[in-house]
Transfer RNA from Candidatus Enterosoma merdigallinarum, 77 nucleotides, folded computationally. Its mean pLDDT, the model's own confidence on a scale to 100, is 81. Its Rfam family is "tRNA". By type it is a transfer RNA.
RNA sequence: GGGUCUUUAGCUCAGUUGGUUAGAGCGUGCGCUUGAUAAGCGCAAGGUCGGUAGUUCAAGCCUACUAAGACCCACCA
Numbered sequence: 001g002g003g004u005c006u007u008u009a010g011c012u013c014a015g016u017u018g019g020u021u022a023g024a025g026c027g028u029g030c031g032c033u034u035g036a037u038a039a040g041c042g043c044a045a046g047g048u049c050g051g052u053a054g055u056u057c058a059a060g061c062c063u064a065c066u067a068a069g070a071c072c073c074a075c076c077a
Base pairs, nucleotide, nucleotide: 001073002072003071004070005069006068007067010026011025012024013023019057028044029043030042031041032040050066051065052064053063054062
């Protein structure tokens, strides 16, 4: 230098052909239960989907640029 992939909650991840409310598990808080813990059960909080712009009636999803990370190839030595 060329190419591919990843980026969504504190962590690990899903999200179908662009469609009407952005989710799961773990974790956290509160409650139930217990003599008390653990386990179990219930409820809740937590996000502007890496960033900017564009397309569209509508974007997590499509396009361009850009940031970070991983891998492959090439080049130099």